Annotation
A computed fold for a 467-nucleotide part of an RNA from an uncultured Gammaproteobacteria bacterium, annotated as small-subunit ribosomal RNA, 3' major domain.
Context: one part of a larger RNA
RNA sequence: UGACGGGAGCCCGCACAAGCGGUGGAGCAUGUGGUUUAAUUCGACGAUAAACGAGAAACCUUACCAGGUCUUGACAUCCCGAGAAAGCCGCCGAAAGGUGGCCGUGCCGCAAGGAACUCGGUGACAGGUGCUGCAUGGCUGUCGUCAGCUCGUGUCGUGAGACGUUGGGUUAAGUCCCCUAACGAGCGCAACCCUCGUGUUAUGUUAAAAUGAUCAUAACAGACUGCCGGCUUUAAGCCGGAGGAAGGCGAGGAUGACGUCAAGUCAGCAUGGUCCUCUGACGACCUGGGCUACACACGUGCUACAAUGGGGCGUAACAAUGGGUCGCCAACCCGCAAGGGGGAGCCAAUCCCACCAAACCGCCCCUCAGUUCAGAUUGAGGGCUGCAACUCGACCUCAUGAAGCUGGAAUCGCUAGUAACCGCGCAUCAGCUAUGGUGCGGUGAAUACGUUCUCGGGCUUUGUACA
Numbered sequence: 001u002g003a004c005g006g007g008a009g010c011c012c013g014c015a016c017a018a019g020c021g022g023u024g025g026a027g028c029a030u031g032u033g034g035u036u037u038a039a040u041u042c043g044a045c046g047a048u049a050a051a052c053g054a055g056a057a058a059c060c061u062u063a064c065c066a067g068g069u070c071u072u073g074a075c076a077u078c079c080c081g082a083g084a085a086a087g088c089c090g091c092c093g094a095a096a097g098g099u100g101g102c103c104g105u106g107c108c109g110c111a112a113g114g115a116a117c118u119c120g121g122u123g124a125c126a127g128g129u130g131c132u133g134c135a136u137g138g139c140u141g142u143c144g145u146c147a148g149c150u151c152g153u154g155u156c157g158u159g160a161g162a163c164g165u166u167g168g169g170u171u172a173a174g175u176c177c178c179c180u181a182a183c184g185a186g187c188g189c190a191a192c193c194c195u196c197g198u199g200u201u202a203u204g205u206u207a208a209a210a211u212g213a214u215c216a217u218a219a220c221a222g223a224c225u226g227c228c229g230g231c232u233u234u235a236a237g238c239c240g241g242a243g244g245a246a247g248g249c250g251a252g253g254a255u256g257a258c259g260u261c262a263a264g265u266c267a268g269c270a271u272g273g274u275c276c277u278c279u280g281a282c283g284a285c286c287u288g289g290g291c292u293a294c295a296c297a298c299g300u301g302c303u304a305c306a307a308u309g310g311g312g313c314g315u316a317a318c319a320a321u322g323g324g325u326c327g328c329c330a331a332c333c334c335g336c337a338a339g340g341g342g343g344a345g346c347c348a349a350u351c352c353c354a355c356c357a358a359a360c361c362g363c364c365c366c367u368c369a370g371u372u373c374a375g376a377u378u379g380a381g382g383g384c385u386g387c388a389a390c391u392c393g394a395c396c397u398c399a400u401g402a403a404g405c406u407g408g409a410a411u412c413g414c415u416a417g418u419a420a421c422c423g424c425g426c427a428u429c430a431g432c433u434a435u436g437g438u439g440c441g442g443u444g445a446a447u448a449c450g451u452u453c454u455c456g457g458g459c460u461u462u463g464u465a466c467a
Base pairs, nucleotide, nucleotide: 001467002466003464004463005462007461008460009459010458011457012456013455015451016450019414020413021412022411023410026303027302028301029300030299031298032297033296034294035293042053043052064289065288066287067286068285069284070283073125077124078123079121080120081119082118083117087102088101089100090099091098092097107114108113127276128275130274131273132272136270137269138265139264140263141261143259148187149186150185151184152183153182154163155162156161167178168177169176193253194252195251196250198221199220200219201218202217203216204215224247227241228240229239230238231237305407309366310365311364312363313362314361322353323352324351327346328345332341333340334339373404378399379398380397381396382395384393420443421442422441423440424439425438426437
C1' cells in the first nucleotide's frame, strides 16, 4: 500500500422488512447429470452452466454410430493430355458409386492457340467441427450503470509511498459547494443520441371527412429549481407552493471506467504450435440409424387442483406491434372440424393474415362432488406438409378419462401503468414437437414503519503472525 475481520462509524440497492404472485408436491414440455447404447456428437458447471450455443435434429442440418464407397480428392491455385459445355438412354446398386452407349457444337482469333466448363494424369498441395481458450485475436459473462480508476507538475517522506481523491455539507453520482499543500487534467458520472408524454407550424397519399377534429410524417417550442415562501453557511442544495401536458434525473432505451475471475468460446470466424493424411485416412460421398433411449436426480417452464369457477348461448363491444409475390390469401361453395375447392385483391397507411383479439358484459345450467373440476394416457377414424411422418411431425373428430383437494425443509420475482391476469404479432420455418425467445397492446392492484438482522456494494477508520 492492499486484502481480510463472527472490529467501529456513515451510506446505498426489491438486500431485508411491508405486500402481491409464484417455485419446491402432481401431470406434461424442455434442458442437464446419471445410466444405457453400435452411437445416444460436442461445448457450457455456484453466483456468472442447465427453454444456454440451438431465432426450429424425420432426410438435410450432423460434427456421432453401422454398413457400402472415393483417393490430387466435396473445395482453391499451378502444370500436361483429351474433349466444347451440356443433354439423352441402358445395366448392377439402398444410394453414393461403378460400367456401357447415343447425340453433337457454340465464343475470341487468319492460324497457332486462348477463355469458361468437363474427363484423365503427375506432383506441389488441398482437407480435418482432431488437440491446446493455460500460446492468441476478436467477441462475451460477471462484480456493476457500482462511483469509482488514474495522470502531470508541485509539496512531504531515506524509502515503499502519501497529499491531490481526506474533512464539513449535499447529490442518483469523485454531483456540486465550502474548507484545504496543493493546483490542474484524463477515463468514468451527467449531458449530447433514440422512443414515449403536451403544443405550434407545415404537408397530406392509400389516412380522415368536409375551412374543424382524428390520424400520419417532419421541423420547432416546452422544464431551467426559471418564479414565490421556508430551511441552510449570503453556498451547494433540501422542503412546500403556483403555473403547467409534464416537474426537480418526467418515463423507458442505447451507452458498461481502470480492472477481477489463467472466467467463457480453437464448434461462429480468424490464428501460433502440434497431430492425421501423399493407397486409403482423424479427409470426402452415400443409405440407414442416433442426437427423441429411461430405474433415477436436479434446473427452467406450461396446465391444473376449481364456484372471483367450468360449460352453453347471446350483445357481439373495445387494441397495438408486426408480416406478406416460391408469398398473404378475400367473397362464395363443400366438410362437425382439421381442411378442401375457388379465385378477387395486394410488391401493400390501399388488398390479405385479421374478426367480433381475449379477458370483459348479459342470460341459463352445474352446487362442493375427484365433480359438467382437471386434462395426462390410450383406442379408432380423418385431413395437412414433405421424396419420405415406423423409429421420430404437428393438427381435427369421436371415445377413454390418470395424477392432482394449494404443496416439507427451503427458495424466486416485482415499487406503477409496475406485479398479476388476458390475448395478438414476429424471427427461425416445407412442416413442427413454441408451454421457448422477442415484441405489442387490453384489464390493472397491494405495500414500503423502518435499516436491528440476511446478501451484495461504496467511503472513512482500526487490528493483523496474510501478500

Its Rfam family is "Bacterial small subunit ribosomal RNA".